[in-house]
Context: one part of a larger RNA
RNA sequence: UAUACUUAUUUUAAAAAUUAAACCAUAUAUAUUUAAAUAUAAAUAAUUAUACCGCGAAAUUACGAAUGGUUUAUUAAAUUAAUUAUCGUUUAUUUAAUAAUUCCAUAUUAUUUAAAUAACCGUGGUAAUUUUAAAACUAAUAUAUAUAAAAAACCGCGAUUUCGAAAACGGUAUAUUUAUUAAAUUAAAAAUUAAUACCCUUCGGGGUUAAUAAAUAAUUUAUAAUAAUUUCUUAAAUCGUAUGGCCUUAUACCGGUAAUAAUUCAUUUAAAUUUCUGCCUUAUUAAUUUUCAACUUUAAUAUAAUAGAUUAAAGUGGUUAUAAUGGGUAAUGAAGGGUUAAGGUUCGAUCCCGGAAAAGGAGCCUAAAAAACGGUUAUUAUAUUUAAGGAAAAUAAUAGGCGCGUAAAUUACUUAAUCCUAAUACGGGGAGAUAAUAAUAAUAAAUAUUAAUAUAGGGCUUUUUUGGGUUUUAUAAUUAAAAUAAGUAUAAUUUAAAUCCCUUAACGAGGAAUAAUUAAAGGGUAAGUUUGGUAUUAAUAGCCGCGGUAAUUCCAGCUUUAAUAGUGUAUAUU
Numbered sequence: 001u002a003u004a005c006u007u008a009u010u011u012u013a014a015a016a017a018u019u020a021a022a023c024c025a026u027a028u029a030u031a032u033u034u035a036a037a038u039a040u041a042a043a044u045a046a047u048u049a050u051a052c053c054g055c056g057a058a059a060u061u062a063c064g065a066a067u068g069g070u071u072u073a074u075u076a077a078a079u080u081a082a083u084u085a086u087c088g089u090u091u092a093u094u095u096a097a098u099a100a101u102u103c104c105a106u107a108u109u110a111u112u113u114a115a116a117u118a119a120c121c122g123u124g125g126u127a128a129u130u131u132u133a134a135a136a137c138u139a140a141u142a143u144a145u146a147u148a149a150a151a152a153a154c155c156g157c158g159a160u161u162u163c164g165a166a167a168a169c170g171g172u173a174u175a176u177u178u179a180u181u182a183a184a185u186u187a188a189a190a191a192u193u194a195a196u197a198c199c200c201u202u203c204g205g206g207g208u209u210a211a212u213a214a215a216u217a218a219u220u221u222a223u224a225a226u227a228a229u230u231u232c233u234u235a236a237a238u239c240g241u242a243u244g245g246c247c248u249u250a251u252a253c254c255g256g257u258a259a260u261a262a263u264u265c266a267u268u269u270a271a272a273u274u275u276c277u278g279c280c281u282u283a284u285u286a287a288u289u290u291u292c293a294a295c296u297u298u299a300a301u302a303u304a305a306u307a308g309a310u311u312a313a314a315g316u317g318g319u320u321a322u323a324a325u326g327g328g329u330a331a332u333g334a335a336g337g338g339u340u341a342a343g344g345u346u347c348g349a350u351c352c353c354g355g356a357a358a359a360g361g362a363g364c365c366u367a368a369a370a371a372a373c374g375g376u377u378a379u380u381a382u383a384u385u386u387a388a389g390g391a392a393a394a395u396a397a398u399a400g401g402c403g404c405g406u407a408a409a410u411u412a413c414u415u416a417a418u419c420c421u422a423a424u425a426c427g428g429g430g431a432g433a434u435a436a437u438a439a440u441a442a443u444a445a446a447u448a449u450u451a452a453u454a455u456a457g458g459g460c461u462u463u464u465u466u467g468g469g470u471u472u473u474a475u476a477a478u479u480a481a482a483a484u485a486a487g488u489a490u491a492a493u494u495u496a497a498a499u500c501c502c503u504u505a506a507c508g509a510g511g512a513a514u515a516a517u518u519a520a521a522g523g524g525u526a527a528g529u530u531u532g533g534u535a536u537u538a539a540u541a542g543c544c545g546c547g548g549u550a551a552u553u554c555c556a557g558c559u560u561u562a563a564u565a566g567u568g569u570a571u572a573u574u
Base pairs, nucleotide, nucleotide: 001570002569003568004567005566009444011442012441015437023401024400026399027398028397032062037060038059044054061423070357071356072355080278081277085273086272089271090270095266097264109237113144114143123133124132125131153172154171155170156169160165173234175230177228178227179226180225181224182223197208198207199206200205214221236260238259240257241256244254245253280328281327282326287319288318289317294316295315296314297313298312299311300310301309332354333353336347337346338345339344359380360379362377363376364375382393384391385390410435412434414432418431419429420428421427449481450480451479452478453476454475455474456473457472458471459470460469461468462467485514487507488506489504491503517563518562519561520560521559522544523543528558530557531556532555533554540545
C1' cells in the first nucleotide's frame, strides 16, 4: 500500500504518485479606477455651478497576466547541495539623490500646437466564431511636434598692435560611438629654478607655503579634459486640491501642497553565467573525441556580459584500468523519513528549497523579465463542428467523466482569516480558507460501578471445635442503590454563513438490552488428550505435520487463549 471481516465516542488528518506525462462533455480558476489619464452614453439620479463638474456602462490609455497552482515525463558530472567569482554582466518596481545651456539664417502659438482613432451612430457580408468590411463623428498622461529673458565664465581662432594687449567670429547641457590625454615623484638630506595654488592689493606688485583631489590588496575603474560623431536618448504642451499675494489694471504677474511622468547614478528586488568537491548499477561495454569544433592560439562577429557560442586563419591536441566512452535505471536533486545498541541498510512522486515540462518536436511576438503555452506561427499525432467553401481545440489548475488497473473524495460554500495583484482603504483570486467523502495513518479511551444476601473456599485468631470471631477471594436466572454518556433535543455558542466539538433545559440502562470483534487452541507459540460429524475423502497446514473409524490439527457445539475498536492475510523494506 492493497484486501477480508468488524466498527460506539473524541481530536488531528493523508488522499488518481505507483498502471496511462492516456483521452476528455460541462462549469469555473486574471483581472484592475482613485480627489488626482480620457465622458456630450441619445445610461441614471437630480438641482445653490450661464461650457462641463454627482454617479457612471462601453471603449482608449496605463499596469498586471513571467506570480500563483499542477505534475515528475526527461535528465547520471546533467540537475542539485554546500562553497567561490562577476576587476565578466542586465534588472520593471521600491527607496535616496539628480537636469539654469534644445543649434537648424529669412514673417511670428508660448497661458498650450498638430493630425488621427476607438467606443457611439447608421449601412453591410457569412451556415458558423470572443469574425470583421467600408461610411460619418469625437478625446488623451495614446501618437506627434515645439518653446522663452538677462548676464557671466571658459575654450578655440586671432583683424589690429603703442608689444602691455585685443575687436570681430565660432564653440561649450545630457546621452550615443570612436580616438587622444591626465591622475606625477618619493631610500635620506641639501642647494637652485620656477608653473600652479592661497592671502593682501594703491591692480604696478608684494607676501606665504612646498601643499597636488575618489574607491580598491590590485585595474586601461569611477572621474575629468580635448577632438570629432549620432537612422527615434532626455531636458513636463499632464492631472487633483486649497485658494492667497500684488494692485500700475491687464481676467496681467507671482505663489502652496499632492499625483503622474522623466534622465543619470546609487539602493532594493532578482536574474544570468561561474570556481572547487561530492552521485546508483554494469567490463558478457576498452578504448574514445575530431567528415560537420574535438583541445589550444590570434583576430573578429554575436551577446546584457564571459566563452568554440559563431566565423576566418594557424597548430594537433583532449579523456581513459584512480574505469573514460557506451548500456541499464520500475533515476527529478537536496533538505528529510523508516529501521538498528551502533557500524550500516533502505526510502525520498508527495506540504519547505532548487530544476524541468505543459499532447510531441521546432520557431517567434510583446515585455524589465518568456523561447510563455488558461500567447502566437507552422508541422506531426489526437479530436470537435459545418450548408463541405470553412471554423475552432489542448484539465501534469479546481470539481467532474471515461479508460487503466490491486489501487484513491464533491461538477459544494466563501474571499471572514493568511497572503498576492491592480489605476487600488472599496475590485479580483478553484492561491487559500470552510464544509462533504474518508478504518491511509495517529491522539484520548465507553461497552459498566457499588452494596447487601446466599453458597463455596483461603489466611489469621479463639479453643465450649459439631463451633465462634475477623479478614479476604470466587460464584449467583437473588435483591437494591446511585452514576453517567452513546443517542434524541429547546437554546445559546461556534462561523463569512452554517456544521462539528466544548456548554445546556427536557428525554435517555438490566439482560430479549444501548448485546465487540478478529484470529487461534499438536509443536514452534499463550490456550482442550472436551462432545457430535467426516474417514488418505472433504479439508487443514508459513514449516514439521494432521486425516486410513476413539482426529489434541478437518466440519460444528461448548470451553479456553491472544490482541482489542480493531484483527487477520498478501506484498515491499529494515
A computed fold for a 574-nucleotide part of an RNA from Zalerion maritima, annotated as small-subunit ribosomal RNA, 5' domain. Its Rfam family is "Eukaryotic small subunit ribosomal RNA". Its family is annotated with structural constituent of ribosome and ribosome in the Gene Ontology. The prediction has a mean pLDDT of 80. The RNAcentral record of the full RNA draws on SILVA.